Source information
A computed fold for a 73-nucleotide RNA from a Pseudomonadales bacterium, annotated as transfer RNA. The source organism's lineage runs through Bacteria, Pseudomonadati, Pseudomonadota, Gammaproteobacteria and Pseudomonadales.
RNA sequence: GGGGCUAUAGCUCAGCUGGGAGAGCGCGUGAAUGGCAUUCACGAGGUCGGGAGUUCGAUCCUCCCUAGCUCCA
Numbered sequence: 001g002g003g004g005c006u007a008u009a010g011c012u013c014a015g016c017u018g019g020g021a022g023a024g025c026g027c028g029u030g031a032a033u034g035g036c037a038u039u040c041a042c043g044a045g046g047u048c049g050g051g052a053g054u055u056c057g058a059u060c061c062u063c064c065c066u067a068g069c070u071c072c073a
Stems, first nucleotide, its partner, number of pairs: 001072007010025004019056001027043006049065005
C1' cells in the first nucleotide's frame, strides 16, 4: 500500500427480504419469606462508531472517514 471481517444498552451479544430497537447478566422499585439468599413482576438506561447519499421510510443498501482483528505484499 491492497483485500476481508467487526463496531447496536454499563458488559456479552441477537436483530431473518428496508417499516416494532431487543435478549441475558448488571442497575432501580415493588411483591413473596421473620430476615438474608433466591424467585417473580414492573421500570430506567441507546445520536445502532462518525459524515454524506438512495428511498415515503435505513441498524440493514451505496460512498467516504475512524478504531480494532486478520490475510497478501
Its Rfam family is "tRNA". Rfam classes the family as a transfer RNA.